Record summary
This is a predicted structure of a 463-nucleotide part of an RNA (small-subunit ribosomal RNA, 3' major domain) from Candidatus Peregrinibacteria bacterium CG_4_9_14_0_2_um_filter_41_14. Rfam family: Bacterial small subunit ribosomal RNA.
Context: one part of a larger RNA
RNA sequence: AGACGGGGACCCACACAAGCGGUGGAGCAUCUGGUUUAAUUCGACAAUAAGCGAGGAACCUUACCUGGACUUGACAUCCCGAGAAUUCUUUAGAAAUAGAGAAGUGCCUUCUGGAACUCGGUGACAGGUGCUGCAUGGUUGUCGUCAGCUCGUGCCUUGAGGUGUUCGGUUAAGUCCGUGAACGAGCGCAACCCUUGUCCUGUGUUGUAUUUUUCACAGGAGACUGCCGGCUUCAAGUCGGAGGAAGGUAAGGAUGACGUCAAAUCAGCAUGGCCCUUAUGUCCAGGGCUACACAGGUGCUACAAUGGCAGGUACAACGGGUAGCCAAGCAGUAAUGCGGAGCCAAUCCUUCAAAGCCUGUCUAAGUUCGGAUUGAGGGCUGAAACUCGCCCUCAUGAAGUUGGAAUCGCUAGUAAACGUGCAUCAGCAAUGGCGCGUUGAAUAUGUUCCUGGGUCUUGUACU
Numbered sequence: 001a002g003a004c005g006g007g008g009a010c011c012c013a014c015a016c017a018a019g020c021g022g023u024g025g026a027g028c029a030u031c032u033g034g035u036u037u038a039a040u041u042c043g044a045c046a047a048u049a050a051g052c053g054a055g056g057a058a059c060c061u062u063a064c065c066u067g068g069a070c071u072u073g074a075c076a077u078c079c080c081g082a083g084a085a086u087u088c089u090u091u092a093g094a095a096a097u098a099g100a101g102a103a104g105u106g107c108c109u110u111c112u113g114g115a116a117c118u119c120g121g122u123g124a125c126a127g128g129u130g131c132u133g134c135a136u137g138g139u140u141g142u143c144g145u146c147a148g149c150u151c152g153u154g155c156c157u158u159g160a161g162g163u164g165u166u167c168g169g170u171u172a173a174g175u176c177c178g179u180g181a182a183c184g185a186g187c188g189c190a191a192c193c194c195u196u197g198u199c200c201u202g203u204g205u206u207g208u209a210u211u212u213u214u215c216a217c218a219g220g221a222g223a224c225u226g227c228c229g230g231c232u233u234c235a236a237g238u239c240g241g242a243g244g245a246a247g248g249u250a251a252g253g254a255u256g257a258c259g260u261c262a263a264a265u266c267a268g269c270a271u272g273g274c275c276c277u278u279a280u281g282u283c284c285a286g287g288g289c290u291a292c293a294c295a296g297g298u299g300c301u302a303c304a305a306u307g308g309c310a311g312g313u314a315c316a317a318c319g320g321g322u323a324g325c326c327a328a329g330c331a332g333u334a335a336u337g338c339g340g341a342g343c344c345a346a347u348c349c350u351u352c353a354a355a356g357c358c359u360g361u362c363u364a365a366g367u368u369c370g371g372a373u374u375g376a377g378g379g380c381u382g383a384a385a386c387u388c389g390c391c392c393u394c395a396u397g398a399a400g401u402u403g404g405a406a407u408c409g410c411u412a413g414u415a416a417a418c419g420u421g422c423a424u425c426a427g428c429a430a431u432g433g434c435g436c437g438u439u440g441a442a443u444a445u446g447u448u449c450c451u452g453g454g455u456c457u458u459g460u461a462c463u
Stems, first nucleotide, its partner, number of pairs: 001463002003460003007457007015447002019410005026301008034292002042053002064287007073125001077124002079121005086103007107114002127276002130274003136270002138265003141261001143259001148187006154163003167178003193253004198221007224247001227241005303403001307362007319350003324343002329338003369400001374395007416439007
């Protein structure tokens, strides 16, 4: 100088407390461990792994296994020889592949050849999701959006080093004020950026029946402790008030200092070294990644009457659409099919939002709760749904009566509840992820304790 303390002082945070809703019990979905397997490809492991990489495993993907094949190779450059390329038919085969037959003779040209493509040969080489994240780049998580981390000159010390950065106030903040052997400065904080909320101006199509308005787009205004009062070194500031759409950071986002964990990733990519080279490379078919005594994580659906069912009825926003979104109408109990209007979209479609409200019914029950599981019949996508897709109808109707110890999230348009869109995508295992609106609370005027963090100080047999 650090680190640590079941040392001290001060301070902060959904850290506790006060509240609301969950997890832990049930069924299912999904991920992981374990076990099994020919293979169940690989990575990630307290916080910081486990609905994570994967924003889509039937084939492909695919890296794994079994079997069948290839060896200058599926891909790149160079050299030599031949043939245009290409298309079709056929035989064997699971296909890869191998064999046979037919059609076709193009473009440029100095007529020698050249360009593109295919086949054969030669070797230089290709190739590797093989190993090492403890050789690396890049990127990322975390402490933590915590308020810290440093430098130049000066001063102090034999020196390591200290000072500045301490102290008194104050702040969300090393934020600002004052003090002081310090004076300044940098990376962080804040602001500058984006979105939302108010107003003004302009322009309006496809929006509005029409217009003011709403709405859309563009440009501006507005908030600064500016004004008033109390407290205060009358400093920084803080408390209350006025006006205001908004008040003291208006709300949300983006933004992550020096560094820590030899943290994560050689399988996104790049890359040193090592290793394989008739195989650890490449092609193909089938299987596997979907197994199942069990254990853990994350979720969904419930256990019901603040409810279930039936009928009627009201109100959104963000998005997406041409190999697409698909209207009206018709058929079907339905999934869906037929149909074909419109739309490259403020025009058309997706698109009837649902909880809500009104009426009726059920009457406390394993039920008109709950929907797992299973049987039968259909529909859709796709060469192909057996392993292993989704959806519909009928039947079946399991566990479950609010969950032990323990534990998680959340402070306002938040939690909770309700539906809705998108990416990936032929289809879909989405209850996941990322958005959008609708309804809309309770509690905290405290910091003793638990957890994490910051500043100063003290002790130390640690570095």

Annotation:
Its mean pLDDT, the model's own confidence on a scale to 100, is 82.